[in-house]
C1' cells in the first nucleotide's frame, strides 16, 4: 500500500405489488375493512396526516433502487417472469479485524 465471493461496528440508500372470496358504500366503477392465494431477499407493525420502526436487500468493478414508462414483444387471470430499451440517464461509505502484496532494516546459515 491493499481493488479481497471474508468478518465487524456506525452511517447512508432502498422498495413493500398483484390477485380471490366476503361484508359496508355505489346505479356501476372506484374505494374501505377482513380472511386466503401468487412471485420475491423483503409485500411487516404502528399512526389522522407529515412520518417513525423492524426485517429484508444494497452502498460504486454500485441492474438495490429509481427515471424513461400507463414503453415495445412473449408470456400470465393479474403480478410475477422472459427479452428489448440498455451498461441509456439517475442512485448510497467510512472506520477497524483478518488476510494479501511491496519495500526497507536487522540477526542467523
Nucleotide at each position: 500500500c491493499u481493488u479481497g465471493c471474508u468478518c465487524u461496528a456506525a452511517c447512508g440508500g432502498g422498495g413493500u405489488g398483484c390477485u380471490u372470496u366476503g361484508u359496508c358504500u355505489u346505479u356501476a366503477c372506484c374505494g374501505a375493512c377482513a380472511a386466503g392465494g401468487c412471485u420475491g431477499a423483503g409485500a411487516g407493525g404502528c399512526u389522522u396526516c407529515c412520518g417513525c420502526c423492524a426485517a429484508c436487500c444494497c452502498g460504486a468493478a454500485g441492474a438495490a433502487c429509481c427515471u424513461g414508462a400507463u414503453c415495445c414483444g412473449g408470456u400470465u387471470a393479474a403480478c410475477a417472469c422472459c427479452g428489448g430499451c440498455g451498461g441509456a440517464g439517475g442512485g448510497a461509505u467510512u472506520a477497524g479485524a483478518c488476510g494479501g502484496c511491496u519495500c526497507a532494516u536487522u540477526a542467523u546459515c